Predicted 3D model of a 91-nucleotide RNA (c-di-GMP-I riboswitch aptamer) from a Desulfobacteraceae bacterium.
RNA sequence: UUUAGAAAAUGCCAAAACCCGGGUAACCGGGUGACGGAAAAUCACAGGCCCGUAGGUGGGGGAAACACGGACGGGUGGCUGGAUCGCCUGA
Numbered sequence: 001u002u003u004a005g006a007a008a009a010u011g012c013c014a015a016a017a018c019c020c021g022g023g024u025a026a027c028c029g030g031g032u033g034a035c036g037g038a039a040a041a042u043c044a045c046a047g048g049c050c051c052g053u054a055g056g057u058g059g060g061g062g063a064a065a066c067a068c069g070g071a072c073g074g075g076u077g078g079c080u081g082g083a084u085c086g087c088c089u090g091a
Base pairs, nucleotide, nucleotide: 002091003090004089005088012037013036017032018031019030020029021028022027035078041084042083043082045081046080047079048076049075050074051073052072053071056068057067058066
């Protein structure tokens, strides 16, 4: 440096739920907590998914319900890919 792995060892992170706060919302921050994680460290570039806004097509008595496909903005790294950095052990 590359690669494989978590058996050992040092440790690390923290799902759901509850409480407080922010946000229209998805969701985010803090505390308790621990489902799990070998990158569950960082980053929204690509895809996926979620939320919001306005509008299009169909539908229909209708400006309703519902369905479809796009636009813009936001979110998700513990959805996948990718990029960057990194502990231990073996080869």
Of the family's consensus pairs, 100% are formed in the model. The sequence was found by an Rfam model in a public genome assembly.